Description:
The RNA shown here (transfer RNA) has 72 nucleotides and comes from Aquimarina agarivorans. It matches the Rfam family "tRNA". Rfam describes the family as follows. Transfer RNA (tRNA) molecules are approximately 80 nucleotides in length. Its family is annotated with triplet codon-amino acid adaptor activity in the Gene Ontology. Taxonomically the source falls in Aquimarina (Bacteria, Pseudomonadati, Bacteroidota, Flavobacteriaceae).
RNA sequence: GCCGGUGUAGCUCAGGGGUAGAGCGUUUCCUUGGUAAGGAAGAGGUCACGAGUUCAACUCUCGUCAUUGGCU
Repeated sequence: GCCGGUGUAGCUCAGGGGUAGAGCGUUUCCUUGGUAAGGAAGAGGUCACGAGUUCAACUCUCGUCAUUGGCU
């Protein structure tokens, strides 16, 4: 230099047009003499950034950035 993958909650990841979820973690409560385990409820997201298409974009298109792989 060329080609491709990935970017979503604190972490690991789903979601592939109709206002975003799981597991773990975290907070409060229940249970216990106390702890662990278990149970219930909650908080936490400008969906990397900027444009475009669309009535509507996490999702499709283009660019940028970051990261990762291949080729040279």